[in-house]
RNA sequence: GCUGACAUGGCGGAAUUGGCAGACGCGCGGGACUUAGAAUCCCGUCCGCAAGGGUGCAGGUUCAAGUCCUGUUGUCAGCA
Numbered sequence: 001g002c003u004g005a006c007a008u009g010g011c012g013g014a015a016u017u018g019g020c021a022g023a024c025g026c027g028c029g030g031g032a033c034u035u036a037g038a039a040u041c042c043c044g045u046c047c048g049c050a051a052g053g054g055u056g057c058a059g060g061u062u063c064a065a066g067u068c069c070u071g072u073u074g075u076c077a078g079c080a
Base pairs, nucleotide, nucleotide: 001079002078003077004076005075006074007073010026011025012024019063027045028044029043030042031041032040046053047052056072057071058070059069060068
């Protein structure tokens, strides 16, 4: 230099056909239980007062994009 794959909350990781984004788990916060703890159970947990915004970054297509298209950054793999 060329080709391919990947990038989503604090972490892992779904959304497989374009149709409610943060499922599920971990962690964290609060509560119940206990003499106290562990375990278990319940509630909450992206940002924002709200309206809204949010899938590496910037555009495009579409009524609608994590998903399709273009450019770009990073990581990994292959080729030279």
Transfer RNA from an uncultured Eubacteriales bacterium, 80 nucleotides, folded computationally. It matches the Rfam family "tRNA". By type it is a transfer RNA. About the family: Transfer RNA (tRNA) molecules are approximately 80 nucleotides in length. It was read from a public genome assembly.